[in-house]
Predicted 3D model of RNase P RNA and transfer RNA as a complex of 451 nucleotides. Model confidence (mean pLDDT): 78 of 100. It holds a member of the Rfam family "Bacterial RNase P class A". The family's RNA type in Rfam is ribozyme.
């Protein structure tokens, strides 16, 4: 300079008129409603509701069973399916990225179409080799060739995503882990180095180990339900009736079990008929934000100084204007390898709080800043 | 706000890991008929996007998109 890699970061600013939520103070004609006046007012994701908690309420949340979710190890955290660190596998010339990454040598089951054969101490289509018989053929007690039928073979060929490793050897009638050696892969033991996953050596097994668990299972650890329309208080209003009934509701799979409301003055369901569409509370001081030490590889975490930081309820944070700034075409000068002034005109993204917070995911013009990596140039 | 649920052909629907993804209505060509409608014949057209698992995904997973439907 070109090409990429990671991790943060910002997501337009000043000022002017209009307009709008929320709190405060003033004044009146005293009002959540007028007048004036101060302070303050969305995000990095407020989103999708995908996970995990706070918090409520139901038994202090309780016992089995189903049922779901998670999944290599060590930290961190209120927790987590999340982060941080380490390991195995994969990718990439690298920096660096991705992995749903227990278990198929416990058990069931799946596997089209080809193929003999698809999971079993299978098969036997080509095809290797014996026997035995029969034809043909010649150089004729024999050789070659064909074809039948019986037997053994799993190495060649072949199919297919996948057919229990190589390579040399003994062996055979012809082969073969059949049997041996080495290699490479596995499992059990150990000894080393690590908290551990895991890595390495060493010794024994002897061909024992195909593939799928994002099938079903098994192990192993989590999860009671159900949610701010959860929950509390308050005001307003109304009108009961008919059937049906011993249980019913908390309790959204099942039993148990505990409460509470019932049992004929009848809880409950079914239908008809009446009422309300309201306040205020939870609801803004919190696992809080910034700066710093200090522990630690890091996430984190502790400690000290500091700041107070929307709260609407059909939903308020917005509109035009002017200067500056940014980016994209452009015109002219000066340079001519970039570039600098300068005219004109245009563009400025995704998206918006509704209980609160910690992730993850996803959308997003356009820019900054650090560290590395690969190539290529100049001193 | 908070919880659910469904996405195959133009419209209602079947497809329970191995099709050339079917079926009825509509549609489009032909045959019949004077001419329609009915009949018969043959044809077009589809798994919501994207990424993983698997030899193989309409189907199993993840993830967004898009409709839907409850609860004061």
């Nucleotide at each position: 300079c070109a090409a990429g890699u990671u991790g943060g970061c910002c997501g337009g600013g000043u000022g002017a008129u209009c307009g709008c939520g929320g709190c405060c103070c003033u004044g009146c004609a005293c009002g959540u409603u007028c007048a004036g006046g101060g302070c303050u007012g969305a995000g990095g994701a407020a989103a999708g509701u995908c996970c995990g908690c706070a918090c409520u309420c139901c038994a202090u949340a309780g016992a089995g069973c189903a049922u779901g979710g998670c999944g290599c190890c060590g930290g961190c955290u209120a927790a987590c399916g999340g982060c941080c660190g380490g390991g195995c596998g994969g990718g990439g010339c690298g920096a660096c990225c991705c992995g749903c990454c227990g278990g198929a040598a416990a058990g069931u089951g799946c596997a089209a179409c080809a193929g003999a054969g698809a999971g079993g101490c299978a098969u036997a289509u080509u095809g290797c080799u014996g026997g035995c018989a029969a034809c043909u053929g010649c150089u004729a007690c024999g050789c070659a060739g064909u074809c039948a039928c019986c037997a053994g073979c799993g190495a060649g060929g072949g199919u297919g995503a996948a057919a229990c490793g190589g390579c040399g050897g003994u062996g055979u009638a012809a082969g073969a882990g059949a049997c041996c050696a080495c290699c490479g892969g596995c499992a059990g033991c150990g000894g080393c180095a690590g908290u551990a996953a895991u890595g390495u050596c060493g010794c024994u097994g002897g061909a024992c180990a195909g593939g799928c668990a994002a099938a079903c299972c098994c192990c192993g650890c989590c999860a009671g339900g159900a949610g701010c329309a959860a929950g509390g208080c308050c005001a307003a209003g109304c009108a009961g009736g008919a059937c049906g009934a011993a249980g019913g509701a908390g309790c959204u799979g099942c039993u148990c079990g505990c409460u509470c409301c019932a049992u004929u003055u009848g809880a409950c369901g079914u239908c008809c008929g009446g009422g309300u569409a309201g306040g205020c509370u939870g609801c803004a001081c919190g696992a809080g934000g910034g700066c710093g030490u200090u522990a630690g590889u890091a996430a984190u975490a502790a400690c000290g100084c500091u700041c107070c930081c929307a709260g609407a309820u059909a939903g308020a944070u917005g509109a035009u204007c002017a200067c500056c700034g940014g980016c994209c075409a452009u015109u002219u000068a000066c340079a001519c390898a970039c570039g600098u002034a300068u005219u004109u005109g245009g563009c400025a993204a995704c998206a918006g709080a509704a209980u609160g917070c910690g992730g993850c995911u996803u959308a997003c013009a356009g820019g900054c800043c650090a560290a590395c990596u690969u190539g290529g140039u100049a001193a | 706000g908070c919880c659910c649920c469904u996405g195959u052909a133009g419209c209602u629907c079947a497809g329970a890991g191995g099709a050339u993804a079917g079926a009825g209505c509509g549609u489009c060509g032909g045959c019949c008929u004077c001419c329609g409608a009915a009949g018969c014949c043959g044809g077009a057209a589809g798994c919501c996007c994207a990424g993983g698992u698997u030899c193989g995904a309409g189907u199993c997973c993840u993830g967004g998109c898009a409709g839907g439907g409850g609860c004061a």